[in-house]
Context: one part of a larger RNA
RNA sequence: GGAUUAAUGCUGGCGGCGUGCCUAAUACAUGCAAGUCGAGCGGGUUUAGACCCGCGGCGAACGGGUGAGUAACGCGUAGGUAGUUGCUUUGAAGCUCGGGAUAACCAGCCGAAAGGUUGAGUAAUACCGAAUAGUCUCGCAAGAGUAAAGAUUUAUCACUUCAAAAGACGCCUGCGUCCUAUCAGCUAGUUGGUGAGGUAAUGGCUCACCAAGGCGAUGACGGGUAGCUGGUCUGAGAGGAUGAUCAGCCACAGUGGAACUGAGACACGGUCCACACUCCUACGGGAGGCAGCAGUAGGGAAUUGUCGGCAAUGGGCGAAAGCCUGACCGCGCGACGCCGCGUGAAGGAAGAAGGCCUUCGGGUUGUAAACUUCUUUUAUGGGGGAUGAUUAUGACAGUACCCCAAGAAUAAGGGCCUGCUAACUACGUGCCAGCAGCAGCGGUAAUACGUAGGGCCCGAGCAUUAUCC
Numbered sequence: 001g002g003a004u005u006a007a008u009g010c011u012g013g014c015g016g017c018g019u020g021c022c023u024a025a026u027a028c029a030u031g032c033a034a035g036u037c038g039a040g041c042g043g044g045u046u047u048a049g050a051c052c053c054g055c056g057g058c059g060a061a062c063g064g065g066u067g068a069g070u071a072a073c074g075c076g077u078a079g080g081u082a083g084u085u086g087c088u089u090u091g092a093a094g095c096u097c098g099g100g101a102u103a104a105c106c107a108g109c110c111g112a113a114a115g116g117u118u119g120a121g122u123a124a125u126a127c128c129g130a131a132u133a134g135u136c137u138c139g140c141a142a143g144a145g146u147a148a149a150g151a152u153u154u155a156u157c158a159c160u161u162c163a164a165a166a167g168a169c170g171c172c173u174g175c176g177u178c179c180u181a182u183c184a185g186c187u188a189g190u191u192g193g194u195g196a197g198g199u200a201a202u203g204g205c206u207c208a209c210c211a212a213g214g215c216g217a218u219g220a221c222g223g224g225u226a227g228c229u230g231g232u233c234u235g236a237g238a239g240g241a242u243g244a245u246c247a248g249c250c251a252c253a254g255u256g257g258a259a260c261u262g263a264g265a266c267a268c269g270g271u272c273c274a275c276a277c278u279c280c281u282a283c284g285g286g287a288g289g290c291a292g293c294a295g296u297a298g299g300g301a302a303u304u305g306u307c308g309g310c311a312a313u314g315g316g317c318g319a320a321a322g323c324c325u326g327a328c329c330g331c332g333c334g335a336c337g338c339c340g341c342g343u344g345a346a347g348g349a350a351g352a353a354g355g356c357c358u359u360c361g362g363g364u365u366g367u368a369a370a371c372u373u374c375u376u377u378u379a380u381g382g383g384g385g386a387u388g389a390u391u392a393u394g395a396c397a398g399u400a401c402c403c404c405a406a407g408a409a410u411a412a413g414g415g416c417c418u419g420c421u422a423a424c425u426a427c428g429u430g431c432c433a434g435c436a437g438c439a440g441c442g443g444u445a446a447u448a449c450g451u452a453g454g455g456c457c458c459g460a461g462c463a464u465u466a467u468c469c
Base pairs, nucleotide, nucleotide: 001469002468003467004466006465007464008463009462010461013341014340015339016338017337018336019334020333021299026297027296028295030294031293032292035058036057037056040055041054042053043052044051045050065252066251067250074177075176076175077174078173079172080171081170083169084168085167088165089164090163091162092161093160094159096130097129098128099127106119107118108117109116110115136145137144138143150157151156178224179223180222185215186214187213190212191211192210193209194208195207196206197205227249228248229247230246231242232241233240234239254275255274256273257272258271277288278287279286280285305331307330308329309328313327314325315324316323317322344374345373346372347371354365355364356363357362380405381404382403383402384401388396413458414457415456416455417454418439419438420437424453425452426451427450428449434441435440
């Protein structure tokens, strides 16, 4: 000098674009944040519109948050394959015949509640059986095995099997990826083989047997610290530091463990178990998880509204109308940052008054003011009024922007002035009070302390502190 998710002190007019818990991954009141489909099905309420309950389908594995853990194939980069893939696209073939249940509802019972239980009873795109079987699976072959669902406004949309594509995911490998030797030896599923199991799939992933290997000063093992990257800051570069916002990947969801469902999870707003904590209870038993958006307490130097809207973009469901969406789009708060604008312009010397200094002559503040002539950005009042949206639909918003009116009107501070370092005098103080980044200053003439006048540097900011280069 530059930089910052900054904070603190003094000050503070406006706009645009950004940005805002770095600390306690501490605990959370309240509301909202994932639903949707009647063109799959049954039932209930209802005059009709319509609404509700349940079965069923798809979604809820996305989107959103956080960085605790992790030094690892976690990430980055370059390759590989023994694999999977709902929805979408393309192609081929099919979609036949039957069956038994069950929820809701009704009746009864138990319970404080959460909820549970018995009987009766019904449907389906829920479930099951049979048939059919091409390219599917097993098998050398012969052969064996395996599927389906309908709805409707008749336009279509669904369903089953196979093959391919796209995108996505799983797994493997080379190389790169902090400090520490005051950590030197580590390892028994350990290293490899055979066989088996398991998985979508390779593999000690798991197991049985066999061999005795494997790693290590090119730093194993241990300890500490840490999410990684694109990037960001700095620097002429090399490098150093860093990983907020935005984007990609990973990990996590009170703590620990486990599986279920599913194309996909070992699942933030799902289930089960244990633990800690909080709440309800009729003491028998139950309920909960903001590292979603707001918000509260706490911690802290420190970080915002319990706002509006689905109008746009995107997502889920639906044939569609549409519904849902704290994603998102907006508004609000904060000079937190960057950028832009303004606080007036021109003229005006008797160089007014006042202040300060003075050698008492004067000098300086200073064209500064007053005054004259203008202008109206901005602010104020009034009028018009968008783009963003396609036929429709605008939260923002009567906003941006445009026009008119009156009037200099509504708008300047902060630090510093011994040297480094731009800027000096007077008074007060007297090694006191104090200053200070370093050198240092102050003990009676202090340009270094305090006040005043003047000056210098920046300017809606200016300084200080902290951190990095």
Predicted 3D model of a 469-nucleotide part of an RNA (small-subunit ribosomal RNA, 5' domain) from an uncultured Candidatus Berkelbacteria bacterium. It matches the Rfam family "Bacterial small subunit ribosomal RNA". The sequence was found in a public genome assembly. Model confidence (mean pLDDT): 86 of 100.